Predicted 3D model of a 98-nucleotide RNA (Glycine riboswitch aptamer) from uncultured Sphingomonas sp.
It matches the Rfam family "Glycine riboswitch aptamer". Gene Ontology term of the family: glycine biosynthetic process. Rfam's curators write: This family represents the bacterial glycine riboswitch.
The coordinates come from a structure-prediction model, not an experiment, and the mean pLDDT is 79.
It was read from a public genome assembly, where an Rfam model found it.
Taxonomically the source falls in Sphingomonas (Bacteria, Pseudomonadati, Sphingomonadales, Sphingomonadaceae).
RNA sequence: GCUGCACGCGCGGGAGAGCGUGGCGGUCCGCAAGGGCCGUCGCCGCCGAAGGAGCAACCGCCCCGGAAUCUCUCAGGCCUCGGGACCGCGCGGGCAGA
Numbered sequence: 001g002c003u004g005c006a007c008g009c010g011c012g013g014g015a016g017a018g019c020g021u022g023g024c025g026g027u028c029c030g031c032a033a034g035g036g037c038c039g040u041c042g043c044c045g046c047c048g049a050a051g052g053a054g055c056a057a058c059c060g061c062c063c064c065g066g067a068a069u070c071u072c073u074c075a076g077g078c079c080u081c082g083g084g085a086c087c088g089c090g091c092g093g094g095c096a097g098a
Stems, first nucleotide, its partner, number of pairs: 002097004007092007018044001020043010045078003051074001052072003058066003
């Protein structure tokens, strides 16, 4: 220097589900009635790709252990923003190999 593996960082891509309802608070518009927006609490409905949990195909050093994009929704989420499993590229050092 080359290749592979995992990790860290950066960049890019990245789905799904309420335009629901009521209370409280803040704020804006309005003469007022009332309405808009934001936050929060509750109710009903829904999603799964942060995390978590369960079964297990499969795998291993086979006593035992590791295990999903499957399942459950505790958490999280249901305009945008943001988050986002996973994928690609770049950089960094580490381990291994010819």